The part of an RNA shown here (small-subunit ribosomal RNA, central domain) has 350 nucleotides and comes from an uncultured bacterium. The coordinates come from a structure-prediction model, not an experiment, and the mean pLDDT is 87. It matches the Rfam family "Bacterial small subunit ribosomal RNA". The family is grouped with related families in Rfam's "SSU clan". RNAcentral holds the full RNA, with entries from ENA and SILVA.
Context: one part of a larger RNA
RNA sequence: CUGGGCGUAAAGCGCACGUAGGCGGACUGUUAAGUCGGGGGUGAAAUCCUGGGGCUCAACCUCAGAAUUGCCUUCGAUACUGGCAGUCUUCGAGUACGGGAGAGGUGAGUGGAAUUCCCAGUGUAGAGGUGAAAUUCGUAGAUAUUGGGAAGAACACCAGUGGCGAAGGCGGCUCACUGGCCCGUAACUGACGCUGAGGUGCGAAAGCGUGGGGAGCAAACAGGAUUAGAUACCCUGGUAGUCCACGCCGUAAACGAUGGGUGCUAGCCGUCGGGCAGCUUGCUGUUCGGUGGCGCAGCUAACGCCUUAAGCACCCCGCCUGGGGGAGUACGGUCGCAAGAUUAAAACUC
Numbered sequence: 001c002u003g004g005g006c007g008u009a010a011a012g013c014g015c016a017c018g019u020a021g022g023c024g025g026a027c028u029g030u031u032a033a034g035u036c037g038g039g040g041g042u043g044a045a046a047u048c049c050u051g052g053g054g055c056u057c058a059a060c061c062u063c064a065g066a067a068u069u070g071c072c073u074u075c076g077a078u079a080c081u082g083g084c085a086g087u088c089u090u091c092g093a094g095u096a097c098g099g100g101a102g103a104g105g106u107g108a109g110u111g112g113a114a115u116u117c118c119c120a121g122u123g124u125a126g127a128g129g130u131g132a133a134a135u136u137c138g139u140a141g142a143u144a145u146u147g148g149g150a151a152g153a154a155c156a157c158c159a160g161u162g163g164c165g166a167a168g169g170c171g172g173c174u175c176a177c178u179g180g181c182c183c184g185u186a187a188c189u190g191a192c193g194c195u196g197a198g199g200u201g202c203g204a205a206a207g208c209g210u211g212g213g214g215a216g217c218a219a220a221c222a223g224g225a226u227u228a229g230a231u232a233c234c235c236u237g238g239u240a241g242u243c244c245a246c247g248c249c250g251u252a253a254a255c256g257a258u259g260g261g262u263g264c265u266a267g268c269c270g271u272c273g274g275g276c277a278g279c280u281u282g283c284u285g286u287u288c289g290g291u292g293g294c295g296c297a298g299c300u301a302a303c304g305c306c307u308u309a310a311g312c313a314c315c316c317c318g319c320c321u322g323g324g325g326g327a328g329u330a331c332g333g334u335c336g337c338a339a340g341a342u343u344a345a346a347a348c349u350c
Stems, first nucleotide, its partner, number of pairs: 003321004007303002012317001014202004021195003025088007033081002035077008049065006092192001093189003096185005104178007111155001115151008126137002163170002207248006216242002221237004259316006267294013298305002323350003332343004
């Protein structure tokens, strides 16, 4: 390479948009590039194969044939693929119109509970904390309680294998701007589609830069305990950080450990959004889209998956390739302020 694979054994890029490329609905005509058939030319010799001959045989030598699976050319075929031209439409995709749900995003404003701190009142000896304690706070009046004030951060109940988003993720309330989705109608466009190497954008937390902010929590750090020790688990403190703005970083058990698209293949039960029909108007039936549980066939090494497939097929991309370690490391390249990220070995060893 061929092949076989990728939920858990090695293997799906974190996610999207999209360039090249690959693949692509129905019908008609045309062309004849791919494809198929016939002819011609070429495809050196030796080698290989088949048949014959020569060394006493064989190896070896020799003659003939076949083969040389290819290329060029010519004549034809036209089902399929391609090129060109034309036509079609609820059958793919999109638009329009009418409805609908939603923590989708961004910005501004605003609310209450709680926490901490400050001031004042009441009040007196404890309070905290733990397995038990101590460090700690408190007669300079703490803890508790009442009133007032300040600040920052997060939004109890509602809340739901509920919803929305491509993923990361999104949850008090109001307003403004704004993306996507679903259902219905079948008016319009008429294949405009799918995927996507490179590329570009988005991307939790932590971390970094500059400037703010800082209530609570809390790496580091300090102290108290525990212990043989205790650089921990527990406790008292506590700084970065957590928050905001702008700019970086680009990683994750970024998980459904399951790439995207299309079609097909028993059912049953729940739930969310919409439509239709019926009527005893809050249910029943049905249909489309989502989200769950179970399950037949089938698949699977098993576990399990099962119309939200890991079933049956097709198209496109990514990735794996004897195992463990060395190592996701070194070197080099690219990116980054740095931390580091990405690409990615070998010696050696079991």